Description:
Predicted 3D model of a 105-nucleotide RNA (TPP riboswitch aptamer (THI element)) from Salinicola socius. The model forms 91% of the base pairs in the Rfam consensus.
């Protein structure tokens, strides 16, 4: 001083799904996840805005897609799909780390 790795701080990106009481609202209870919240307004389709998780060169997350096979109460979850496409700092600060260059003695 480079690179890695952990920690941090800023600016940004994302999702908020299923079932079951109950036919719908509210409401309560269940599954899976890191994460299924709250508040507002609404043409009742759905928008915004803040919390918390998560993710920023890429599997967070969208499409494809109520797709195929798998399980189940479940359109949810598990794998393919995916060496498919697209997505938002290759940006700062710090280290009794770790590795390397390079200069001095």
């Nucleotide at each position: 001083g480079g690179c890695a790795c952990u920690g941090g701080a800023u600016a940004g990106g994302g999702g908020u799904g299923c079932c079951c009481g109950c036919g719908c609202g509210a409401c309560g209870g269940g599954c899976u996840g890191a994460g299924a919240g709250u508040g507002c307004g609404u043409u009742c389709a759905u928008g915004c805005a803040c919390a918390a998780c998560c993710c920023u060169g890429g599997a967070a997350c969208c499409u494809g897609a109520a797709c195929c096979g798998g399980c189940u109460a479940g359109u949810a979850c598990c794998g393919g799909c995916g060496g498919a496409g697209g997505a938002a700092a290759u940006g700062c600060c710090a280290g009794c780390u770790g590795u390397u260059c390079u200069c001095g003695c």